[in-house]
Context: one part of a larger RNA
Molecule: large-subunit ribosomal RNA, domain VI
Organism: Elusimicrobiota bacterium
RNA sequence: CGGAGGAUACUUGAGGGGAGCUAUUUCUAGUACGAGAGGACCGAAAUGGACGAACCUCUGGUGUACCAGUUGUCCCGCCAGGGGCAUCGCUGGGUAGCUAUGUUCGGAUGGGAUAAACGCUGAAGGCAUCUAAGCGUGAAGCCCACCCCAAGAUAAGGUGUCCCGUGCCCGACGAAAGUCGGGCCCUAAAGGCCCCCAGGAGACUACUGGGUUGAUAGGCGGGGUGUGGAAGCGCUGCAAGGCGUGGAGCUAACCCGUACUAAUUGGCCGUGAGG
Numbered sequence: 001c002g003g004a005g006g007a008u009a010c011u012u013g014a015g016g017g018g019a020g021c022u023a024u025u026u027c028u029a030g031u032a033c034g035a036g037a038g039g040a041c042c043g044a045a046a047u048g049g050a051c052g053a054a055c056c057u058c059u060g061g062u063g064u065a066c067c068a069g070u071u072g073u074c075c076c077g078c079c080a081g082g083g084g085c086a087u088c089g090c091u092g093g094g095u096a097g098c099u100a101u102g103u104u105c106g107g108a109u110g111g112g113a114u115a116a117a118c119g120c121u122g123a124a125g126g127c128a129u130c131u132a133a134g135c136g137u138g139a140a141g142c143c144c145a146c147c148c149c150a151a152g153a154u155a156a157g158g159u160g161u162c163c164c165g166u167g168c169c170c171g172a173c174g175a176a177a178g179u180c181g182g183g184c185c186c187u188a189a190a191g192g193c194c195c196c197c198a199g200g201a202g203a204c205u206a207c208u209g210g211g212u213u214g215a216u217a218g219g220c221g222g223g224g225u226g227u228g229g230a231a232g233c234g235c236u237g238c239a240a241g242g243c244g245u246g247g248a249g250c251u252a253a254c255c256c257g258u259a260c261u262a263a264u265u266g267g268c269c270g271u272g273a274g275g
Stems, first nucleotide, its partner, number of pairs: 001152001005163007015149004021049007033038001051106005059100004066093005071086006110144003117137004164274001165185001167184007186272001191269004195211005216262003219258005226250002232245005
């Protein structure tokens, strides 16, 4: 921009893409078969491998915004307690998120038309013949079924809902109703965008949530989680240190709550019933 008014939500599915794997064991059954050795078809079940998708409850990884320990040095006047730098100084752990080696799930099932092949009926050609007319069975393959995208599918689809002067003037056509074009006044709807607070979304954009009739983010309160026993004080020991107060103190991205802070106020687009 188009889709013959505008908008919003939900859809149909032409068409396209993805997937499609396989092994072992058990039962049937030591049965059929076979002198024996050996050893099935058909059917039923279990457990795996590789591959794929989603996810983070578990097991782990990461986790330079969390906690603790610790070395050297400089600083906060000194002690104590802290801070900077040294690969995040090093070390031990670790929330959210992201992750695989972790977890769950998937290939199923069914139908249609067929290939090779196997048949029925059956002539040419009194027989025979699956084929010449006709009709069946039959594959991990084909079409559908499963998952995803999808109406620019210009053949531009469907459904629900929402919204907008039957004001006036002029011109053309017309017998009229009216149709078309232009203008004035009024009006600017539904809805959308700008802008802002954010995110399970993200390069930008887009998408999603929210914008005071508000829990969108921050802060704050509570909880959880993680660290692992804070500082100060007391007791004890010559001291290094230990014990008590006390599952202490601190605690990111998590959960719930709470308008304290910030989403203020606004502006713009979109018209008037539709060739």